[in-house]
RNA sequence: GGCAGUGACACGGGGUGCCCGCGCGGCGGGCUGAGACCACACCCGUCGAACCUGAUCUCGAUCAUGCGAGCGAAGGGAUGUCGCGAUGAACACGC
Numbered sequence: 001g002g003c004a005g006u007g008a009c010a011c012g013g014g015g016u017g018c019c020c021g022c023g024c025g026g027c028g029g030g031c032u033g034a035g036a037c038c039a040c041a042c043c044c045g046u047c048g049a050a051c052c053u054g055a056u057c058u059c060g061a062u063c064a065u066g067c068g069a070g071c072g073a074a075g076g077g078a079u080g081u082c083g084c085g086a087u088g089a090a091c092a093c094g095c
């Protein structure tokens, strides 16, 4: 400066796409992303944009793709306990 969260524990929810090559049940490389298939990971839990549906959607970009934007605060969606915090935490910047 900032303004409503934050820490621990336990529990729960969720996604894993696209392109190229190869000796193709798989392996290697590349793209976006927090995460691109398995993990002691990552993200999210109602003050809920994690994620699903609409959707084999629309526009734009790309070799290609949920890659960007729209759709859209539309519908659905998983939580308790204790501690700390408006006597100002977390977080950011500076010294």
Base pairs, nucleotide, nucleotide: 001091005084006083007082008081009080010079011045012044013043014042017031018030019029020028021027022026051076052075053074057070058069059068060067
Model confidence (mean pLDDT): 80 of 100. A computed fold for a 95-nucleotide RNA from Microbacterium allomyrinae, annotated as TPP riboswitch aptamer (THI element). Rfam family: TPP riboswitch aptamer (THI element). Rfam links the family to the GO term thiamine pyrophosphate binding.